[in-house]
Small-subunit ribosomal RNA, central domain from an uncultured bacterium, 345 nucleotides, folded computationally. It matches the Rfam family "Bacterial small subunit ribosomal RNA". Rfam links the family to the GO terms structural constituent of ribosome and ribosome. Its mean pLDDT, the model's own confidence on a scale to 100, is 86.
Context: one part of a larger RNA
RNA sequence: UUGGGUUUAAAGGGAGCGUAGGCGGAUUGUUAAGUCAGCGGUUAAAGGGUGUGGCUCAACCAUGCAUUGCCGUUGAAACUGGCGAUCUUGAGUGCAGGCAGGGAUGCCGGAAUUCGUGGUGUAGCGGUGAAAUGCUUAGAUAUCACGAAGAACUCCGAUCGCGAAGGCAGGUGUCCGGGCUGCAACUGACGCUGAGGCUCGAAAGUGUGGGUAUCAAACAGGAUUAGAUACCCUGGUAGUCCACACAGUAAACGAUGUAUACUCGCGGUUUGCGAUAGACAGUAAGCCGCCAAGCGAAAGCAUUAAGUAUACCGCCUGGGGAGUACGCCGGCAACGGUGAAACUC
Numbered sequence: 001u002u003g004g005g006u007u008u009a010a011a012g013g014g015a016g017c018g019u020a021g022g023c024g025g026a027u028u029g030u031u032a033a034g035u036c037a038g039c040g041g042u043u044a045a046a047g048g049g050u051g052u053g054g055c056u057c058a059a060c061c062a063u064g065c066a067u068u069g070c071c072g073u074u075g076a077a078a079c080u081g082g083c084g085a086u087c088u089u090g091a092g093u094g095c096a097g098g099c100a101g102g103g104a105u106g107c108c109g110g111a112a113u114u115c116g117u118g119g120u121g122u123a124g125c126g127g128u129g130a131a132a133u134g135c136u137u138a139g140a141u142a143u144c145a146c147g148a149a150g151a152a153c154u155c156c157g158a159u160c161g162c163g164a165a166g167g168c169a170g171g172u173g174u175c176c177g178g179g180c181u182g183c184a185a186c187u188g189a190c191g192c193u194g195a196g197g198c199u200c201g202a203a204a205g206u207g208u209g210g211g212u213a214u215c216a217a218a219c220a221g222g223a224u225u226a227g228a229u230a231c232c233c234u235g236g237u238a239g240u241c242c243a244c245a246c247a248g249u250a251a252a253c254g255a256u257g258u259a260u261a262c263u264c265g266c267g268g269u270u271u272g273c274g275a276u277a278g279a280c281a282g283u284a285a286g287c288c289g290c291c292a293a294g295c296g297a298a299a300g301c302a303u304u305a306a307g308u309a310u311a312c313c314g315c316c317u318g319g320g321g322a323g324u325a326c327g328c329c330g331g332c333a334a335c336g337g338u339g340a341a342a343c344u345c
Base pairs, nucleotide, nucleotide: 004316005315006314007299008298012313014200015199016198017197021193022192023191025087026086027085028084029083030082031081033080034079035076036075037074038073039072040071041070042069049065050064051063052062053061054060090190091187092186093185094183095182096181097180099178102176103175104174105173106172107171108170109153113149114148115147116146117145118144119143120142124135125134161168162167205246206245207244208243209242210241215239219235220234221233222232257312258311259310260309261308262307265290266289267288268287269286270285271284272283273282294301295300318345319344320343327338328337329336330335
C1' cells in the first nucleotide's frame, strides 16, 4: 500500500461557509471519450507457464501454444461521460401564518453585597473540628434611615426552548439572522460533499484605555502537621466587568463527521396545521423515555441508529520515548500548528 477500522479498545477535524476535485433526479434525441465485440500490427532472444518430442530416466535440450498490455481499424450503443430538448419529485423563490432564554445595541427595574453619612445601642464581633490571625470603647457586630458603586439577574425553570458549534435567561425599544407549518403561484437539478482557503470559536491568557461592589490565582499572616511551599481561617493583587485589538485552545463530548433514502411499535412533551362531540385521536417539524428485527466483544444502539445502503471528507495502524526534538509557519509574549528518530519493553 491493500485490507480492516474510527461511542467506550488507536482513530470524527471545535464549528460553519466555500474553491479545486469527487459524486449526482426523471424522460428523450444525438455523439462515441470511457465500455464491449471482430480483425490486423506489435509485445527481441533466453527465462517462467503449458502440450509434445530427443538424450535408457532426470537434470539438460528441441519444438508448438498461451500470456494481462499498447497501437491501428471496423462495428455495437445498454450503462458512464459530452452536446441538445423537455419535466418536477431534489434544491430554491413567492404568498400567508405563527415560534423561540438566536445575535448586536440603547434605556429601565428590584433584591442582595460592600462602602459612606446620620440615628438607636453596648461589649464584644467574626471564624473553626477546636482555635488563632483579623475587626472593635477613636463605639464595632446588631438594627433603622438616607446615599453611592459595580456585578449578577431569585421565583417562573422543566426529562423545556433557540443557535452551526462555542454558547444564550430581569424587563423593554430599535436593528439583524433563523428554522417551522400551510398553499402549490414561480425557477427548473440550480444539488451533496469538500483537500487547500476564509470566518466564527468557552475559560484562562496578552496589549492599550476605562472600571473595580463581590469573589479571588500570586502573596502575607493564623492554624493543622514530623514537615505543610496544601486542604481550614483572616486578609489580599492580577483577574473577574466594559471598549478596541490579539490569542485559537478544552472531557470544544452524543467521547458518535456531513448529506440522502429505506426499515416494527408504545409512552411523554414543545410549536404549528387540521378537526372538534370538550371524548378519543390525526398530521408536520423538534426534544425525551422504553422496546421489535437487525447490529455489537460486551455495555448497549435501536426512524435523532451504533440497523440496511450510497456519496464525499477527516483520522487510526503496539506501549513508552512524545504531542517531545529539529526545521518551517503563525503570535507582542505566553504559546499554537505541523511533527520525527535513536533507544527501550